Glycine riboswitch aptamer from a Steroidobacteraceae bacterium, 92 nucleotides, folded computationally. The sequence was found by an Rfam model in a public genome assembly. The prediction has a mean pLDDT of 76. Taxonomically the source falls in Steroidobacteraceae (Bacteria, Pseudomonadati, Gammaproteobacteria, Steroidobacterales).
[in-house]
RNA sequence: CAAGGCUUGGUCGGAGAGAGUGUCAGUUUUCAUGAUACCGCCGAAGGCGCAACUGCCCGGAAACGCUCAGGCAAAUGAACGAUCAAGUAUUG
Numbered sequence: 001c002a003a004g005g006c007u008u009g010g011u012c013g014g015a016g017a018g019a020g021u022g023u024c025a026g027u028u029u030u031c032a033u034g035a036u037a038c039c040g041c042c043g044a045a046g047g048c049g050c051a052a053c054u055g056c057c058c059g060g061a062a063a064c065g066c067u068c069a070g071g072c073a074a075a076u077g078a079a080c081g082a083u084c085a086a087g088u089a090u091u092g
Stems, first nucleotide, its partner, number of pairs: 001092003005088009018039001020038006040072003046068001047066003053060003
């Protein structure tokens, strides 16, 4: 100097599922909102379990499964992808 890898941060994109019902609060009323209870759902924060696979004798492991947590108008969040920057070890 170059290459790809990992971590963190910024930017862009980013799915699914009841604006459910009852009660209370606030509110002139209504709607919206918050809390709570019940029922119905979602999986792509996190978490847990296993499989292909993989390394050694017992482990790792998904966008698969579970749904504890989280979520079910919008907003927020969101695995993951792209891109930029910084750091870090490896190879040439």